Predicted 3D model of a 108-nucleotide RNA (SAM riboswitch aptamer (S box leader)) from uncultured Paenibacillus sp.
The source organism's lineage runs through Bacteria, Bacillati, Bacillota, Paenibacillaceae and Paenibacillus.
The coordinates come from a structure-prediction model, not an experiment, and the mean pLDDT is 81.

[in-house]
RNA sequence: CUUAUCAAGAGCGACUGAGGGAAUAGGCCCUAUGACGUCCGGCAACCUUACCCAUUUGCGGUAAAAGGUGCUAAAUCCUACAGAAUGCGCGGCAUUCUGAGAGAUAAG
Numbered sequence: 001c002u003u004a005u006c007a008a009g010a011g012c013g014a015c016u017g018a019g020g021g022a023a024u025a026g027g028c029c030c031u032a033u034g035a036c037g038u039c040c041g042g043c044a045a046c047c048u049u050a051c052c053c054a055u056u057u058g059c060g061g062u063a064a065a066a067g068g069u070g071c072u073a074a075a076u077c078c079u080a081c082a083g084a085a086u087g088c089g090c091g092g093c094a095u096u097c098u099g100a101g102a103g104a105u106a107a108g
């Protein structure tokens, strides 16, 4: 950089000991009834494996979980930019939806 996914799922364990929820801002939360992190356990099924169905070689289905990753509070915790709809006390604000942006993960 490209493609796909991001509202499901996963601990009453051990160690540690103060901050954490990506960054900035605002909000809202988790946390000494032990956060973050490490280990173990678990979840899922992207890669993978087997079978089936297609056939010009998959935008397919079913199953598995040994291996490579990943994940294991809250939608990616929410908002930020644009558009639409609705409402209001209407150079604006609020709510909802859609898209974009940013980010995370996998495969290349």
Stems, first nucleotide, its partner, number of pairs: 001108006011040001013039003019030003024080004041072003046068002048064005053058001076102001081099008